[in-house]
Context: one part of a larger RNA
């Protein structure tokens, strides 16, 4: 000097990002115990009393000795209650500072936030509001199921059958989920329009007999990268028909998704219940709101507090809340997160001393 612990005067969070860490409390038994509640709960609510040993009265529980009596003399039955055993309630007395004396062993309380709830999760920096749920809803899927693994075979699903499976969102319970289908998706629908592979096939293009032309030769005939062009081959091919798709017509939004702008206007001001004009597919409804979401913001007013950038309850100008990417609430739950009290304390005013243990100096 570090570490692990003990104690502490006066104060008692003045520490600190935060009461972080330590304290406080604690067992049992009696009294007693609010709001609010889904009536179970909440609650060990909170608040209080009591504990230890001797003597000793009373009481109810087991267990039953000795005497007693009956006979059918039995390891017999009836009575009797002494002991003794573990309690309950009194009343007196005793010893300590202390009687759940040691060990082990809840600190409360109030608000508000989020998630309903027990549970999972980052093995080794995160346990949480994140995952999971029961609840609700939409979709597929009639069984050889959808869907899933596979290259096949096969096989999960399921030895299941629509009260089943599969997939997606929500997430417990109450009250509720408004408008838009223009855009994307999906479902249905087929008249028309576009449209492939294939048909069919005009027509072109090569290629070639014959023919015809020049050379050569008296002719036969020979030659010519001269010309012509049937048939077959062959390369190409317009219109024509030719299916989902897609355009096209419709449906859906608890499918992805979205839910306005200006100007005026009441007999003080202000404000606009009112009017007008533009877009839009439709202009955010109920509920909530400086919110885990408000940038400007320490927003304003109220409460707490001497004093309050948080925190509670309001206002609403909502930069940039809103209905299952679900709204607004909740009783109970919570190693959650914010904010207050009350006990309490070496967190702290400030530090002291006092055990172990380690470092360090010196021998």
């Nucleotide at each position: 000097c570090u570490c692990u612990c003990g104690u502490u005067a006066a104060g008692g969070a003045a520490c600190u990002c935060g009461g972080c860490a330590a304290u406080c409390u604690a067992g049992c038994c009696c009294c007693g115990u609010a709001a609010c509640u889904u009536c179970g709960g909440a609650a060990g609510a909170a608040g209080g009393g009591g504990u230890g040993c001797c003597u000793u009265g009373c009481u109810a529980a087991g267990u039953g000795a000795a005497g007693g009596g009956u006979u059918u003399u039995a390891c017999a039955c009836c009575u009797g209650g002494a002991g003794c055993u573990a309690g309950g309630c009194g009343a007196g007395g005793u010893u300590a500072c202390a009687a759940u004396a040691a060990a082990g062993g809840g600190g409360g309380c109030u608000u508000u936030g989020u998630g309903a709830c027990u549970g999972u999760u980052u093995a080794g920096c995160a346990a949480a509001a994140a995952c999971a749920c029961a609840u609700g809803u939409c979709u597929c899927u009639g069984c050889a199921a959808a869907c899933u693994c596979c290259a096949a075979a096969g096989a999960g699903g399921a030895g299941g059958u629509a009260u089943a499976g599969g997939g997606a969102c929500u997430g417990a319970c109450a009250c509720c989920u408004g408008c838009c289908c223009g855009g994307u998706g999906c479902c249905g629908g087929a008249a028309g329009g576009u449209u492939a592979a294939g048909g069919c096939a005009a027509g072109g293009g090569g290629u070639c007999a014959a023919c015809c032309c020049g050379u050569c030769g008296c002719a036969a005939g020979a030659c010519g990268a001269g010309g012509g062009g049937a048939a077959g081959c062959u390369c190409u091919g317009a219109a024509c028909c030719g299916a989902a798709g897609c355009c096209c017509c419709g449906g859906u939004a608890a499918a992805c998704g979205g839910c306005g702008g200006c100007c005026g206007u009441a007999a003080c001001u202000a404000u606009a219940a009112c009017g007008g004009u533009c877009c839009u597919a439709a202009g955010g409804u109920a509920g909530c709101g400086a919110a885990a979401u408000u940038c400007c913001u320490u927003g304003u007013c109220g409460g707490g507090u001497a004093a309050g950038u948080u925190c509670c309850g309001a206002c609403c100008c909502g930069c940039a809340c809103g209905a299952a990417u679900g709204g607004u609430g909740u009783a109970a739950c919570a190693a959650c997160a914010g904010a207050g009290c009350c006990g309490c304390u070496g967190u702290c005013u400030c530090a002291a001393c006092g055990a172990g243990a380690g470092g360090u100096u010196c021998g």
Notes:
RNAcentral holds the full RNA, with entries from ENA and SILVA. Predicted 3D model of a 363-nucleotide part of an RNA (large-subunit ribosomal RNA, domain IV) from Candidatus Aquitaenariimonas noxiae. Its mean pLDDT, the model's own confidence on a scale to 100, is 87.